Background: A computed fold for a 469-nucleotide part of an RNA from an uncultured bacterium, annotated as small-subunit ribosomal RNA, 3' major domain. Its mean pLDDT, the model's own confidence on a scale to 100, is 84. The RNAcentral record of the full RNA draws on ENA and SILVA.
[in-house]
Context: one part of a larger RNA
């Protein structure tokens, strides 16, 4: 100058504390260690790995295992020679790829070639998810959206430094005011961008429907006034008023306002830390492999199961459960799709198929409602792992290894030690919805609106920032 102190002081933040409802118990799921294994592919590893890379492992993916091939090669560039091809179907062999045969057979032309493709061959090279992230670039985490971090030029100290950045106030803020040997400036902070709450003007079709006509139905006529949509503005700034304060800066309460003191919510992450992560996104030193550490196909395997951890789903019930009746959303998707009605089926689902590149059509809501109707406290009509049948879908294929459905049978659970994570408002908790990836598969993930509480100070505990030691 820092760090660090079970020194001191002040100040914050779901940090505690008041409160809600979890995870640590039970069954699955879904990662991980561990054992297993031919192989169980790598990589992540306190916070800040573990539903993580994976926004989809049955083949492919795949990188791992075995067993079969190929050696200039699945890919590139470039020499020489030969062929018209290449390609497609066929058909022998094969687990398959490779290999053998059959058929079929370019284009341009100055006729000299040329272009293109393939086959042979010869090296130059290709290839390498092969090792090091501690050789690097680029991405990222993380402290933290914390309030810092720094410079020129003065001035102070032999000097390393200081000073400015500290003091008084004050803020979410190094905000901002006042003071000062310091004037200044930069990166951060605010703001400027988006979405969202009010409203004016414009526009009015595929939305809309106040009056007119009309109907079963905003179906239609008409009409843009209102809902929306999508542009352009206006609107909040401590502007006003009171009162506090040092006449600052600000705080505190009021009005008015659809919205008040950053209105709410997201993008935005300074200097740096952690030899943080990542050679397997990709790029690259350098070393390693070249008839094998390259490449290809088939089949496994990545899904193993004494166990242990993490994150998550469903419950254990009456604020419930079934059964029937009835209503309300946003925000996306849809042509190799999204699919209405209608018919078949107890159903998954099938058949037929209108309508839709969609403010037009479809996918398409649930908890919720009711002088609806059962169960009456039971391991039960709670609960549904698990297992049998038989089925449906997708795909070349569901046996290892999908999802789903009927019908039958039915575990553990009866609210969970110790310890433990989450949330201050349209928040938590709770319904249910649609997307990415996708043929097939979501308990995961990031969206989106439904319904809608309880609490609440700063003594302590844990991080963080300032200052004095």
């Nucleotide at each position: 100058u820092g760090a660090c102190g079970g020194g001191g002081a002040c100040c914050c933040g779901c940090a505690c504390a008041a409160g809600c409802g979890g995870u640590g118990g039970a069954g699955c799921a879904u990662g991980u260690g561990g054992u297993u294994u031919a192989a169980u592919u790598c990589g992540a590893a306190g916070c800040a790995a573990c539903g993580c890379g994976a926004a989809a492992a049955a083949c492919c993916u795949u990188a791992c295992c075995a067993a079969g091939u190929c050696u200039u090669g699945a890919c590139a560039u470039c020499c020489u020679g030969a062929u018209g091809a290449c390609g497609a179907u066929u058909c022998c062999u094969u687990a398959a790829c490779c290999g053998g045969a059959a058929c079929u057979u370019u284009u341009c032309u100055u006729c000299g070639g040329a272009a293109c493709a393939u086959c042979a061959g010869a090296g130059a090279c290709a290839g390498g998810u092969g090792g090091u992230g501690c050789a690097u670039g680029g991405u990222u985490g993380u402290c933290g959206u914390c309030a810092g971090c720094u410079c020129g030029u003065g001035u102070c100290g032999u000097g390393a430094g200081a000073u400015g950045u500290u003091g008084g106030g004050u803020u979410a803020a190094g905000u901002c005011c006042c003071g000062c040997a310091a004037c200044g400036a930069g990166c951060g902070c605010a703001a400027c961008c988006c979405c969202u709450a009010u409203u004016u003007c414009c526009a009015g079709u595929a939305g809309c429907c106040a009056g007119c006509a009309g109907u079963a139905a905003g179906a239609u006529g008409g009409g843009c006034a209102c809902u929306c949509u999508g542009g352009a503005g206006a609107g909040a700034c401590u502007g006003c008023c009171g009162g506090g304060g040092a006449u600052a800066a600000c705080c505190c309460g009021g009005a008015g306002g659809a919205a008040g003191g950053u209105g709410g919510g997201g993008a935005u992450g300074a200097c740096g830390u952690c030899a943080a992560a990542u050679c397997a996104u990709c790029a690259u030193g350098c070393c390693c492999c070249u008839u094998a550490u390259g490449a290809u196909u088939u089949g496994g395997g990545c899904u193993a199961c004494a166990c242990a951890c993490g994150u998550g789903c469903u419950a254990c019930a009456a604020u419930g459960g079934c059964a029937g009746u009835u209503a309300c959303a946003a925000a996306g998707a849809g042509a190799a799709g999204c699919a209405a009605a209608c018919c078949u089926g107890u159903g998954a689902a099938g058949g037929c198929g209108a309508g839709c590149a969609a403010a037009c059509u479809u996918c398409a809501a649930a908890a919720g409602g009711g002088c609806u109707g059962u169960c009456u406290c039971a391991g039960u009509u709670c609960g549904g792992a698990u297992u049998g049948u038989a089925g449906u879908c997708u795909g070349c294929a569901a046996u290892u290894g999908g999802a789903c459905u009927a019908c039958a049978g039915a575990a553990a659970g009866c609210g969970g030690a110790a310890a433990u994570g989450g949330c201050u408002a349209g928040u938590a908790a709770u319904g249910g919805c649609a997307a990415a990836u996708c043929g097939g598969c979501a308990g995961g993930u990031g969206g989106g609106g439904g319904u809608a509480a309880a609490u609440a100070g700063u003594u302590c505990c844990c991080g963080g920032g300032u200052u004095c030691u």